c-di-AMP riboswitch aptamer (ydaO/yuaA leader) from Planosporangium thailandense, 139 nucleotides, folded computationally.
The model forms 96% of the base pairs in the Rfam consensus.
Model confidence (mean pLDDT): 79 of 100.
It matches the Rfam family "c-di-AMP riboswitch aptamer (ydaO/yuaA leader)". Gene Ontology terms of the family: regulation of gene expression and cyclic-di-AMP binding.
Parts: sequence; C1' cells; structure tokens
RNA sequence: GGGACAGGCCCGCUUAAUCGUGCGCGUACGAGCCGGGGACCCAGGUGUCCGGGGUGAAUCCGCGAGCCACCGGCCCGCGGUAGGGCGAGCUUCCCGCCCGAACCCGUCAGCUAACCCGGUAGGCGGUACGGAAGGAGAU
Repeated sequence: GGGACAGGCCCGCUUAAUCGUGCGCGUACGAGCCGGGGACCCAGGUGUCCGGGGUGAAUCCGCGAGCCACCGGCCCGCGGUAGGGCGAGCUUCCCGCCCGAACCCGUCAGCUAACCCGGUAGGCGGUACGGAAGGAGAU
C1' cells in the first nucleotide's frame, strides 16, 4: 500500500415494518403505516364435493423426468408469462439489470357502517458516473 472478514456510526434498497414515551429481571404504551373479522343494500335458483380461504408482485402456460391413491394430482429441471422492483432529489419516456418466492388459517370467513382483533419481522448494498424532458429544492 492492496485484498478479505468482523464490529460501530452514517447513507441507500426491499417491505406495512418507522418514530416517540417508559421499564431495565421481565413485561409494555402511544402515534403513523399495514392486515384480518364484521350489517342493511347488492351478489339469479337448485344440486354436488373434488373442501374453502388469507398475507404477498410472486399468477398462469409449454416441454422433459420422477412419484402417487393415476379422468388427475404432487414435485424437480428448462423456457416463457400475468404481475413487481432497482439504476442515490421527484415524475414521465427511453435504455439496462433483476424478482416472478414462501408461509398461514383449519371445514370457516363475498362486499360491508358501527364495532372487534392483530402486525410493525427479516434480508441486502455502499461513492452513487445510465440518457433525455419537465417541474421542484438548495446555494
């Protein structure tokens, strides 16, 4: 001097997941944001069961393999896709890079005023110099 790793502070990304007040063994409260349950009205009737439903962008299709209780279902791989995110002030366009999961309720829930209940985790990145237009802010 360089690289890697770890910790603290700061900045940024995903997300509802931030802020404030306490306690200090433990256990909280509030604001903001987010989610669920829950009438009249509306949702055509009847039957059946292979149940049905929720958070989330995360649905659906094709091909191939395996398994099973084999009209089909489950799972893995590849390709695409509804949809979603980022590129360091904001919006739009262009361009580029990504995600397209996972979990929960437990036979039960349409919408839904009053009312009731709950969450506020986690995971990443770090000079940022992608371009244009517009309109802001600061100096």